A computed fold for a 111-nucleotide RNA from a Melioribacteraceae bacterium, annotated as SAM riboswitch aptamer (S box leader). The prediction has a mean pLDDT of 84.
RNA sequence: AUCUUAUAAAGAAAGGUUGAGGGAUCAGGCCCGUUGACACCUUAGCAACCAUUCCGUUACUGGAAAAGGUGCUAAUUCCUGCCCAUUAUUAAAUUAUGGGAAAGAUGAGAA
Numbered sequence: 001a002u003c004u005u006a007u008a009a010a011g012a013a014a015g016g017u018u019g020a021g022g023g024a025u026c027a028g029g030c031c032c033g034u035u036g037a038c039a040c041c042u043u044a045g046c047a048a049c050c051a052u053u054c055c056g057u058u059a060c061u062g063g064a065a066a067a068g069g070u071g072c073u074a075a076u077u078c079c080u081g082c083c084c085a086u087u088a089u090u091a092a093a094u095u096a097u098g099g100g101a102a103a104g105a106u107g108a109g110a111a
Base pairs, nucleotide, nucleotide: 002110003109004108005107006106007105013043014042015041016040017039021032022031023030026081027080028079029078044073045072046071049069050068052065053064054063055062077103082100083099084098085097086096088094
């Protein structure tokens, strides 16, 4: 890197280093950023995917804990993009809401 599968409106920050861009990609929008973002390191925290322990169950795809392995700690995966339905308006464009898909992210598994 590829494939399968599950999840996402919740939750959780300080210090140090660095110094100009950053929010995956392309486009549009909207944000964050010299009052120092992003990234990296340390510590702390959140969560409960895997593992572990306890409880319940005929069974588990149930409940609880959190010392291990990951993950995460601006904004819904920041929003939109493709398809469908509804909605408002229109000559057309367009608006709003909902559902689905695609893509990406993370976990677990596979070859």